[in-house]
RNA sequence: GUCUCCGUGGCGCAAUCGGUAGCGCGUAAGACUUCUAAUCUUAAGGUUGCGGGAUCGUUCCCCGCCGGGGACU
Numbered sequence: 001g002u003c004u005c006c007g008u009g010g011c012g013c014a015a016u017c018g019g020u021a022g023c024g025c026g027u028a029a030g031a032c033u034u035c036u037a038a039u040c041u042u043a044a045g046g047u048u049g050c051g052g053g054a055u056c057g058u059u060c061c062c063c064g065c066c067g068g069g070g071a072c073u
Base pairs, nucleotide, nucleotide: 001072002071003070004069005068006067007066010025011024012023013022019056027043028042029041030040031039049065050064051063052062053061
């Protein structure tokens, strides 16, 4: 340099068939318990890496950029 995959709450990942962004762990509060742990319930937490485009509408499609992994030279 070329090709390819990935970037989504604090962490690990879903959601591409375009139509309200979810799950687990963690955090907070409550229930239970003499207390803690465990268990159960509830809640908070996301401008979906950045910018632009197409679309009525994009996490998803197109272009550029940034960052990371891999292959080739």

Predicted 3D model of a 73-nucleotide RNA (transfer RNA) from Penicillium argentinense. NCBI's taxonomy places the organism under Eukaryota, Dikarya, Eurotiomycetes, Eurotiales, Penicillium. The coordinates come from a structure-prediction model, not an experiment, and the mean pLDDT is 82. Its Rfam family is "tRNA". The sequence is in RNAcentral, with records from Rfam.